[in-house]
Molecule: c-di-GMP-I riboswitch aptamer
Organism: Desulfuromonadales bacterium
RNA sequence: UCACCGAAAUGGCAAAAUCCGGGGAACUGGAUGACGCAAAGCCACCUGCCCAGAACGGGAAGAGGAGUUGUCGAA
Numbered sequence: 001u002c003a004c005c006g007a008a009a010u011g012g013c014a015a016a017a018u019c020c021g022g023g024g025a026a027c028u029g030g031a032u033g034a035c036g037c038a039a040a041g042c043c044a045c046c047u048g049c050c051c052a053g054a055a056c057g058g059g060a061a062g063a064g065g066a067g068u069u070g071u072c073g074a075a
Base pairs, nucleotide, nucleotide: 005073006072012037013036017032018031019030020029021028022027035062041068042067045065046064047063049059050058051057
């Protein structure tokens, strides 16, 4: 230094719910709020989930797999 791993520390993210707004819907933006998270950063290739549905399509991904970037350094 790298990999595995996850003690401690610095920090980070933000579930449900409520309010305001957007959308046909799923859902989503902001505020409040923290259930939790060592990738609960990013991506959307695969499986699965949701909406719409004739087809085309749309959504989340904090369900799993894959890819990619990253903080710290005990055992």